[in-house]
RNA sequence: UAUUUCUAAAGGCAAACUUCCCGAAAGGGCAGGACGCAAAGCCAUGGGCCUAAGAACGCCAAGAGUCGCGUUUAGGGUCGCCAGGCUGCCAAU
Repeated sequence: UAUUUCUAAAGGCAAACUUCCCGAAAGGGCAGGACGCAAAGCCAUGGGCCUAAGAACGCCAAGAGUCGCGUUUAGGGUCGCCAGGCUGCCAAU
């Protein structure tokens, strides 16, 4: 410098769940906790998935508006769904 099929070790991360906080929600943060992880380190760039506050449209009503209900919608999320990009510890060859 390159590679990483398997095993071991040091060290690392931490699902579900619980307390508190933020958020409309999805979800996120702190602490506890370990299902798992060799990039479960970083980046929402592409696809997927989740949510739908706001917006648009529709319904109801004599009519209009508010409220309510329904549908659609991401600019909100998810990198522990996949791909892509960047970086990297130990060990082995």

This is a predicted structure of a 93-nucleotide RNA (c-di-GMP-I riboswitch aptamer). Rfam family: c-di-GMP-I riboswitch aptamer. Rfam's curators write: GEMM was predicted in a large-scale screen for bacterial structured RNA regulatory elements.